Transfer RNA from Parcubacteria group bacterium CG1_02_42_13, 74 nucleotides, folded computationally.

[in-house]
RNA sequence: GGGGGUGUAGGUCAGUGGUAGACCGCUUCUCUCCAAAAGAAGAGACCAGGGUUCGAUUCCUUGCGCCCCCGCCA
Numbered sequence: 001g002g003g004g005g006u007g008u009a010g011g012u013c014a015g016u017g018g019u020a021g022a023c024c025g026c027u028u029c030u031c032u033c034c035a036a037a038a039g040a041a042g043a044g045a046c047c048a049g050g051g052u053u054c055g056a057u058u059c060c061u062u063g064c065g066c067c068c069c070c071g072c073c074a
Base pairs, nucleotide, nucleotide: 001070002069003068004067005066006065007064010024011023012022013021018054026042027041028040029039030038047063048062049061050060051059
């Protein structure tokens, strides 16, 4: 340099053109002498810009980060 994949909650992952979910973790409450366990409630996210669209996390494009393959130089 060329090609491909990927980017969603603190972590690991779903998801779909129309209100974004699970598990673990975190906070509060109940229970307990205390804690754990259990139960209830809650906070918390679509990498960035542009485009298409009535509507974009989803489609297109550019950039950036990460991963893989190929090539070149040293």
Source information
Its Rfam family is "tRNA". Its family is annotated with triplet codon-amino acid adaptor activity in the Gene Ontology. Rfam describes the family as follows. Transfer RNA (tRNA) molecules are approximately 80 nucleotides in length.